[in-house]
Molecule: Bacterial RNase P class A
Organism: Rhizomicrobium sp.
RNA sequence: UCAGAUGGCCGGGUGGCCGCGGCGCAGCGAUGCGUCGAGGAAAGUCCGGGCUCCACGGAAAGACGGUGCCGGAUAACGUCCGGCGGGGGCGACCCCAGGGACAGCGCCACAGAAAUGACACCGCCUAAGGCCCCAGAGGUCCGGCAAGGUUGAAAUGGUGCGGUAAGAGCGCACCGCGCGACUGGCAACAGAAGCGGCACGGCAAGCCCCACCGGGAGCAAGACCAAAUAGGGACGGCACGUGAUGUUUUCCGCAUCGCCGUCCGGGUCGGUCGCGCGAGGCGUUCGGCGACGAGCGUCCCAGAGGAAUGGUCACCGCCGCGCAAGCGGCACAGAACCCGGCUUACAGGCCAUCUGACGCC
Numbered sequence: 001u002c003a004g005a006u007g008g009c010c011g012g013g014u015g016g017c018c019g020c021g022g023c024g025c026a027g028c029g030a031u032g033c034g035u036c037g038a039g040g041a042a043a044g045u046c047c048g049g050g051c052u053c054c055a056c057g058g059a060a061a062g063a064c065g066g067u068g069c070c071g072g073a074u075a076a077c078g079u080c081c082g083g084c085g086g087g088g089g090c091g092a093c094c095c096c097a098g099g100g101a102c103a104g105c106g107c108c109a110c111a112g113a114a115a116u117g118a119c120a121c122c123g124c125c126u127a128a129g130g131c132c133c134c135a136g137a138g139g140u141c142c143g144g145c146a147a148g149g150u151u152g153a154a155a156u157g158g159u160g161c162g163g164u165a166a167g168a169g170c171g172c173a174c175c176g177c178g179c180g181a182c183u184g185g186c187a188a189c190a191g192a193a194g195c196g197g198c199a200c201g202g203c204a205a206g207c208c209c210c211a212c213c214g215g216g217a218g219c220a221a222g223a224c225c226a227a228a229u230a231g232g233g234a235c236g237g238c239a240c241g242u243g244a245u246g247u248u249u250u251c252c253g254c255a256u257c258g259c260c261g262u263c264c265g266g267g268u269c270g271g272u273c274g275c276g277c278g279a280g281g282c283g284u285u286c287g288g289c290g291a292c293g294a295g296c297g298u299c300c301c302a303g304a305g306g307a308a309u310g311g312u313c314a315c316c317g318c319c320g321c322g323c324a325a326g327c328g329g330c331a332c333a334g335a336a337c338c339c340g341g342c343u344u345a346c347a348g349g350c351c352a353u354c355u356g357a358c359g360c361c
Stems, first nucleotide, its partner, number of pairs: 001357010012316007020037007039332001043343002046341005051218004064214005069083005084098001085096004099209002104207002106203003121149002123145003129142002132139002157175006176198001177196003182191003222273004232264007243257005280299008317330005
């Protein structure tokens, strides 16, 4: 210098004027003054929690759903950190839903002889044995075999030597595989003496098994104040049956009870709270590889309720166009109970560490 890897940050700046919302102060009020006023994702609402109400005697089991290598962090997590195993890259580094297939069931398309109780289509062999033809040689069949060919994503070890009728872990050597004393590690796991001729095919993002986690609904949760109305209650007063209403009409019978006032209660319109001091931000020291934790100091930092956070001017910065004067643009995006994550969107730029190649000293 070029090409890359990882982690982090910024994401127009300053000032004036006009305007909007919250809060405080002043004012009877109109209003004035002061102060604060979007994000790293405020988004998707996917996961976890706080908070609130409902249900429930406790616990466990079952059902259903979720998570799934190991250890740790955390309020918790499906997140994060550090490892392990597997895969990719020359490398920095990146990627992986990664428990169990000797608990059981199921599936393995097409092709192929055979897809798991493995198998015999082409093929190899007649040494022994049987039957038939035959004088015999030889041949057919029964029989023996699985080396070679063929199919497939996958075919029950590979290479070589021996061996044999032909073959075969049948025997041996090396490689592979299984079990594995022991060693290291909290563990996942790694290494490994020795043993075994070698058996155990794949799929659990098919059911399932195992371990762990989970009661439900959500701020339109929920709480308080409270005009009005319906229905209700208590007390007092009037009435107390010759009354009223219902039973289709009448009689009888049966059933029910009215009016006024005061208070309670009820809860609609409306108002208030929940609602901004919090698992909080920043700085620093210490512990830890790290996620993170602890101490100290410091700061107060949006809270609307149809919903504010805007406009304009000047100068500067960056980008594009233009000879120039100048003109245009400055990403994605907009809080609504809050917090921790994940995911998705994002013009352009900056910083740190590291890797590879080339060059120079």